[in-house]
Context: one part of a larger RNA
RNA sequence: UGACGGGGGCCCGCACAAGCGGUGGAGCAUGUGGUUUAAUUCGACGCAACGCGAAGAACCUUACCUAGGUUUGACAUGGACCAGACGACCGGUGAAAGUCGGUUUCCCUUCGGGGCUGGUUCACAGGUGCUGCAUGGCUGUCGUCAGCUCGUGUCGUGAGAUGUUGGGUUAAGUCCCGCAACGAGCGCAACCCCUGCCCUCUGUUGCUACCGGGUCAUGCCGGGCACUCUGAGGGGACUGCCUCGGUUAACGGGGAGGAAGGUGGGGAUGACGUCAAGUCCUCAUGGCCUUUAUGCCUAGGGCUACACACGUGCUACAAUGGUCAGGACAAAGGGCUGCUACUUCGCAAGGAGACGCCAAUCCCAAAAACCUGGCCCCAGUUCGGAUGGUCGGCUGCAACUCGCCGGCUUGAAGCUGGAAUCGCUAGUAAUCGGAGAUCAGCACGCUCCGGUGAAUACGUUCCCGGGCCUUGUACA
Numbered sequence: 001u002g003a004c005g006g007g008g009g010c011c012c013g014c015a016c017a018a019g020c021g022g023u024g025g026a027g028c029a030u031g032u033g034g035u036u037u038a039a040u041u042c043g044a045c046g047c048a049a050c051g052c053g054a055a056g057a058a059c060c061u062u063a064c065c066u067a068g069g070u071u072u073g074a075c076a077u078g079g080a081c082c083a084g085a086c087g088a089c090c091g092g093u094g095a096a097a098g099u100c101g102g103u104u105u106c107c108c109u110u111c112g113g114g115g116c117u118g119g120u121u122c123a124c125a126g127g128u129g130c131u132g133c134a135u136g137g138c139u140g141u142c143g144u145c146a147g148c149u150c151g152u153g154u155c156g157u158g159a160g161a162u163g164u165u166g167g168g169u170u171a172a173g174u175c176c177c178g179c180a181a182c183g184a185g186c187g188c189a190a191c192c193c194c195u196g197c198c199c200u201c202u203g204u205u206g207c208u209a210c211c212g213g214g215u216c217a218u219g220c221c222g223g224g225c226a227c228u229c230u231g232a233g234g235g236g237a238c239u240g241c242c243u244c245g246g247u248u249a250a251c252g253g254g255g256a257g258g259a260a261g262g263u264g265g266g267g268a269u270g271a272c273g274u275c276a277a278g279u280c281c282u283c284a285u286g287g288c289c290u291u292u293a294u295g296c297c298u299a300g301g302g303c304u305a306c307a308c309a310c311g312u313g314c315u316a317c318a319a320u321g322g323u324c325a326g327g328a329c330a331a332a333g334g335g336c337u338g339c340u341a342c343u344u345c346g347c348a349a350g351g352a353g354a355c356g357c358c359a360a361u362c363c364c365a366a367a368a369a370c371c372u373g374g375c376c377c378c379a380g381u382u383c384g385g386a387u388g389g390u391c392g393g394c395u396g397c398a399a400c401u402c403g404c405c406g407g408c409u410u411g412a413a414g415c416u417g418g419a420a421u422c423g424c425u426a427g428u429a430a431u432c433g434g435a436g437a438u439c440a441g442c443a444c445g446c447u448c449c450g451g452u453g454a455a456u457a458c459g460u461u462c463c464c465g466g467g468c469c470u471u472g473u474a475c476a
Stems, first nucleotide, its partner, number of pairs: 001476002003473003007470007015460002019424005026315008034306002042053002064301007073124001077123008087104007106115003126290002129288003135284002137279003140275001142273001147186006153162003166177003192267004197235005203229001206225002210223004238261001241255005317417001321376007333364003338357002342353004383414001388409007430452007
């Protein structure tokens, strides 16, 4: 100087408390451990591994296993020699890869050769082989915590200190005051984006107050651009104003006006560093290893196994509910060998025909919870839907291992879950649906979108993490 303390002081954070909803019990989905296996490819392991890499394992992917094959190679560059197009088609063999045979088939030229392709050969290629404890890059984490430093000066023999401590204050090393310090840098804040109010411009594909036309009805049509909205520019909030407290300061409490008030809400943004944290399987790369194999091609299998154990989720255990019928209101997205209106067939999944739309135009599309009415009457039930049977549909070369969906039937466990444990402070939790990426097909996962919409916070003694000062230390 740090680090540590079941030392002290001050202060924060859904850290506790106060509340709401869960997990832990059940069934299923998914990841992991373990076990099994020819293989169940590999990585990730407290927080910060475990719906993680994987935003899509039937083949492919695929890195694993078995079997068949191959050796200048699936791919790059160069040299030497030889041959000729490459390729297409047909046949034999084969699970395919491949292999054998047949038919057909180039361009430029100064005639030396060149282009292109194949073969032989030599350099070399190749490796998701090892080392993340040799590395770059990227990332997680402490932590959006308020810290981490430097120049000069001063103090100290020196390590170093001072500044950065102190008194206030703040979300903040934020600001004020003081001070042997005076300044400065990286962080904080602001500048950026979205959202909340207003104005201007814009007026189709959007809108429809007013005028006219038309219809069973609808901005359906002609005017129109007020309004809503689209999307570009600007305004607006700054403790600016009043008051009280405070040191006359920073700032704090209350108030006015205002769509919004003291950082308005959300996002992007992550200092010096820590964990030899993670990644050699994104990529790049040193070293090592491999080279008729640890490379490459192919078929099939495996990654989907199942006595168990754990994590993360979904669906429930019902009446604030289930079911049937009718009725209402979003936002954000996506769409060309795509989204598909409408009609029609089918109980349905879906099929057939077919309009429109490269989309503020058309479509996906129904939003659902909600409201109105009927039934159910507390029961393992009209709760719950696992599991089994069977018949169908779709995608795809192909759904046996191993996809999704529909119909009928079957109806399991489950009556609110021990010890323990998680999330959340407001348009949040809870709850309800919608869309998208990946994608032929496959979503209870992920990301985004809106609808309905709470309760509670006395307080900081305690648990956890963190910041500043101080103290002890046999630790560095």